This is a predicted structure of a 145-nucleotide part of an RNA (small-subunit ribosomal RNA, 3' minor domain) from a Planctomycetota bacterium. NCBI's taxonomy places the organism under Bacteria, Pseudomonadati, Planctomycetota. Its Rfam family is "Bacterial small subunit ribosomal RNA". Its family is annotated with structural constituent of ribosome and ribosome in the Gene Ontology.

Context: one part of a larger RNA
RNA sequence: CACCGCCCGUCAAGCCACGAAAGUGGGAGGCGCUUAAAGUCGCCGCGCUAACCGCAAGGAAGCAGGCGCCUAGAGCGAAUUCCGCGAUUGGGACUAAGUCGUAACAAGGUAGCCGUAGGGGAACCUGCGGCUGGAUCACCUCCUU
Repeated sequence: CACCGCCCGUCAAGCCACGAAAGUGGGAGGCGCUUAAAGUCGCCGCGCUAACCGCAAGGAAGCAGGCGCCUAGAGCGAAUUCCGCGAUUGGGACUAAGUCGUAACAAGGUAGCCGUAGGGGAACCUGCGGCUGGAUCACCUCCUU
């Protein structure tokens, strides 16, 4: 192994990762409210008390007890942030021999491509503007022989 070539997209199958998603499970650090043990501290201290003062009464000091502040913990609430799961859904990658067409590569059989708008099973089609990275034929200008 060269046009019986190459090649594009939808659809179908398998597989992989990713995104979205009602919701759901868990973690982190805070915030607000409620409650609050023990304890220190502060206030009260009419009850109690051997040491100090006083002859004594009493005083001083202390203790029980009460109240308050702080507070471990507990409960509730609205948020922030992180990690999982998630019916369904979206495109993507990949996989010899599936389906439909034939868009591109030759003037690829309507030149192609870019931008944009509309349309269409799909590749795409149509309109407008732009480019030549378009073949062919003719003409013009310039350069060389």